[in-house]
């Protein structure tokens, strides 16, 4: 100097001017006035985990749904961390629903002779059994009919270990060695594994469990339009009192008229309004403990909370010309979008010293 590959973090900056807003003050009490805060790494997607609220609920089983390699971390978790196997990369790294297929039950499309109790289309072989042919005989030739054969060909994503050597009519774990493979010991390791050091088994039945099914472990349901408070108007409920022996009404009262309800309290609940609501598994610094995710201690800070819903307009200036995008109970994570930059730590090439 080129090319990558992990992990962080920024997300126009600065004045100025005119406005929304949420607190807190203030007095000249009004759509006032100073002051302060005033989106995001993904407020999205709504896909998991969790608080919080309410209804349910004694324990257990069955349905159902999820996870599903092993330790660990969390409030939890399908998220993270380490660490194991299994792929990809020369590498730093990355990817990976990765449990059981000798429990059963289904399913392997096309090609292929065969696709799971394997299986003869060429191909080999025809030892044995046959037909012909020779030969006194013993025997030898020939045919490929019976049949052997899974080595070789060609078919598939796959064809029932593999290479060698013996073997045999051809051949075959048929036999043996060497690899692979299963099982036990043993020996690191909490464990997943993993050493290959021993043994014993020719090898034990392919692939599929994001098929059904079986183990092993988790799960009650609905959601801030949860919930809780306060509470008009109409209409309806309950109770008390008076009331055909005349209530109530008819501008105070009496006569007089009408004639069946009146008044009061409760409770529920609409519209409305208030609260839920933003101090939090909080953030930043340091220190310890741990390889790490995380824990733990001190010390500091308050950093949206709206309800037609604010967070915005213009102007100038400056640069690397500015992307995906807008918070409605709150949190932790995954996905998904995203102009452009910065810093770190590490990995290949190449070139000088």
């Nucleotide at each position: 100097g080129g090319a990558g590959u992990c992990g962080g973090c920024c997300a126009g900056g600065c004045a100025g001017u005119c406005g929304c807003u949420g607190c807190a003050c203030c007095c000249u009490u009004g759509u006032g006035g100073u002051g302060u805060g005033g989106a995001g790494g993904a407020a999205a997607g709504u896909c998991c985990g969790g608080g919080c609220u309410c209804c349910a609920c004694a324990g257990g089983g069955c349905a159902g749904g999820g996870u599903g390699c092993c330790a660990g971390g969390u409030a939890a978790c399908g998220c993270c961390u380490g660490g194991g196997c299994g792929g990809c990369g020369c590498g730093a790294g990355c990817c990976g629903a990765c449990g059981g297929a000798a429990a059963g039950u289904g399913c392997c499309a096309c090609a292929g002779a065969a696709a799971a109790c394997a299986g003869a289309c060429c191909g080999c072989c025809g030892a044995u059994g046959g037909g012909c042919c020779u030969g006194c005989a013993a025997g030898g030739g020939u045919c490929a009919c019976a049949g052997g054969u899974g080595a070789g060909g060609g078919u598939g994503a796959a064809a029932a270990g593999g290479u060698g050597c013996g073997g045999u009519a051809a051949g075959a774990g048929c036999g043996c060695a060497c690899c692979g493979c299963g099982c036990g010991a043993c020996c690191g390791g909490c464990a997943a594994c993993g050493g290959u050091u021993c043994g014993c088994g020719g090898c034990a039945c392919g692939g599929u469990a994001a098929a059904c099914c079986c183990c092993a472990c988790c799960c009650g349901g609905a959601g801030c339009a949860a919930g809780g408070c306060c509470a008009a108007a109409u209409a309806g409920g309950g109770g008390a009192a008076c009331g055909a022996u005349g209530a109530c009404g008819c501008g105070g009262c009496c006569c007089g008229c009408u004639g069946a309800g009146u008044u009061c309290c409760c409770g529920g609940g609409u519209a409305g309004g208030c609260u839920g609501c933003u101090u939090g598994a909080g953030g930043c610094g340091u220190c310890c403990g741990g390889u790490g995710a995380c824990g733990g201690g001190c010390g500091u800070c308050c950093c949206a909370g709206a309800u037609g819903a604010a967070u915005g307009g213009c102007u100038g200036u400056c640069c690397a010309c500015g992307a995906c995008a807008g918070a409605a109970c709150c949190c932790g994570g995954c996905u998904u979008a995203u102009c452009g930059g910065c810093c770190g730590a590490c990995u290949c090439c190449u070139u000088a010293u």